Annotation: This is a predicted structure of a 72-nucleotide RNA (transfer RNA) from a Patescibacteria group bacterium. Taxonomically the source falls in Bacteria candidate phyla (Bacteria).

[in-house]
RNA sequence: AGCGGGGAAGAGCAGAAGUCGCUCGCCAGGCUCAUAACCUGGAGGUCGUGGGUGCAAAUCCCACCCCCGCAA
Numbered sequence: 001a002g003c004g005g006g007g008a009a010g011a012g013c014a015g016a017a018g019u020c021g022c023u024c025g026c027c028a029g030g031c032u033c034a035u036a037a038c039c040u041g042g043a044g045g046u047c048g049u050g051g052g053u054g055c056a057a058a059u060c061c062c063a064c065c066c067c068c069g070c071a072a
Stems, first nucleotide, its partner, number of pairs: 002070006010024004018055001026042005048064005
């Protein structure tokens, strides 16, 4: 060279066409004498890159890049 799996918020992960969500973390507020815990709210995403299909793509198709594994 070849085959398979995976790239999504700071981290770990759901989402298999119809407004991208959960947990932890972060910030603010509440509670408390205070801290932790607990409760509420918020910020943070060109969904690896570029094309294609389609009214509509994280999702389907193609190429490429990166990571893991198999085989050699």
Source information
The prediction has a mean pLDDT of 85.